Background:
Predicted 3D model of a 73-nucleotide RNA (transfer RNA) from a soil metagenome. The sequence is in RNAcentral, with records from MGnify. Its mean pLDDT, the model's own confidence on a scale to 100, is 81. Its Rfam family is "tRNA". Rfam classes the family as a transfer RNA. Its family is annotated with triplet codon-amino acid adaptor activity in the Gene Ontology.
């Protein structure tokens, strides 16, 4: 330099094909339960890499950029 895959809470990840309320687990905080701890239950917490376009509506489709991984040279 070329090609492929990927980028979503503090961490891991679903959803993208087929546009329509961003979901789960772990974590953290509070409460319940217990003589205490652990385990368990309930509630809260926090996210779509950046810019532009299309659209009534974009995490999703299109364009450009940035970053990561792999392959080729």
């Nucleotide at each position: 330099g070329c090609g492929a895959u990927c980028g979503u809470a503090g961490u891991c990840u679903a959803g993208u094909c087929u546009g329509g309320u961003a979901g789960g687990a772990c974590g953290u905080a509070g409460c319940c339960u217990u003589g205490c701890c652990a385990a368990g239950g309930c509630u809260a917490u926090a996210a779509c890499c950046c810019g532009g376009g299309u659209u009534c509506a974009a995490a999703u489709c299109c364009c450009g950029g940035c970053g990561a991984u792999c392959g080729c040279a």